[in-house]
């Protein structure tokens, strides 16, 4: 250079094909509860411009262009 796959919470990872409720699950983190204290369990909670940026649209994580960046394949 051509391809193809991934980037969504602090980590792992759904949702994306098929646009519409307030963006979610686990583990972690913080607090209260429990205990001589820890862990484990309960119960509440913070934590996210969905990798940037434009374009469609009444509405975009979703659909289109472009760039970044990570893996893999062919050259």
């Nucleotide at each position: 250079g051509g391809g193809c796959g991934g980037g969504u919470a602090g980590u792992u990872c759904a949702g994306c094909c098929u646009g519409g409720u307030u963006a979610g699950a686990a583990c972690g983190c913080c607090a209260c509860a429990c205990u001589g204290a820890u862990a484990a369990u309960g119960u509440g909670g913070a934590g996210g411009u969905c990798a940037g940026g434009a374009g469609u649209u009444c509405a975009a994580a979703u659909c289109u262009c472009c760039u970044c960046u990570c893996g893999c394949c062919c050259a």
Transfer RNA from a Candidatus Aenigmatarchaeota archaeon, 75 nucleotides, folded computationally. The prediction has a mean pLDDT of 83. NCBI's taxonomy places the organism under Archaea, Nanobdellati, Candidatus Aenigmatarchaeota.